Formats: sequence, C1' cells, structure tokens
RNA sequence: GCCUGCGUAGUUCAAUGGAUAGAACAACCCCGUCCUAAGGGGAAAAUGUCGGUUCGAUUCCGGCCGCGGGCA
Repeated sequence: GCCUGCGUAGUUCAAUGGAUAGAACAACCCCGUCCUAAGGGGAAAAUGUCGGUUCGAUUCCGGCCGCGGGCA
C1' cells in the first nucleotide's frame, strides 16, 4: 500500500429498515443485618465520526478514525 472482519452502557452481549435501543454483570441509592454478607427493590448510563439513501437508519452506501486478520 491492497483486501477483509469488527466498532452499541464501565464490561460482556441483543436489536438485520419502523413504536420509548433491551438484558446480564459491575458501580450508585434504598430495604435487609448489631455490623458485614446473601437476598430484594430503585434510579442512572450507550449506537466511533462526518456525509449520503429513505417518509423513517443501530441496521443500507461512501469518506475518515480506531482495533483484529490476510497478502505484498
């Protein structure tokens, strides 16, 4: 340099064109306990970035950024 896969919450994963982007774990608050833990409840938290297509984009297309793999 070329080809290829991936990028969603702090972490691990869902959502393959349509309703308010969903869950587990972690952290936080409350209950619980003499204290701690187990257990229960609650609230918060995310689509890498810029464009394009579409009535509508996490999803499709292009550039860029980052990570992995292959060729040279």

Predicted 3D model of a 72-nucleotide RNA (transfer RNA) from Candidatus Kaiserbacteria bacterium RIFCSPHIGHO2_02_FULL_50_50. RNAcentral holds the sequence, with entries from ENA. Rfam family: tRNA. By type it is a transfer RNA. The same sequence occurs in records of 2 taxa. The prediction has a mean pLDDT of 81.